[in-house]
């Protein structure tokens, strides 16, 4: 340098044009003597960045930043 992925709550991954969701973790609260488990409830994300194109972009288009393999 070239080619082809991936960047979404703390982590780990859904969603693929129409207001963003799980499981994990977290915070209250029932249950318990207590605590673990289990049940209920809730907070946490302007979707790496900046433009475009739509009536609408997390979703498609450049470009750039990280990071990952493959070539060289």
């Nucleotide at each position: 340098g070239g080619g082809c992925g991936c960047g979404u709550g703390g982590c780990u991954c859904a969603g693929u044009g129409g207001u963003a969701g799980a499981g994990c973790a977290c915070u209250u609260c029932u249950c318990u003597g207590a605590u673990a488990a289990a049940g209920a409830a809730g907070a946490g994300g302007u979707c790496g960045a900046a433009g475009g194109u739509u009536c609408a972009a997390u979703u498609c288009c450049u470009u750039c930043c990280g990071u990952g393999c493959c070539c060289a």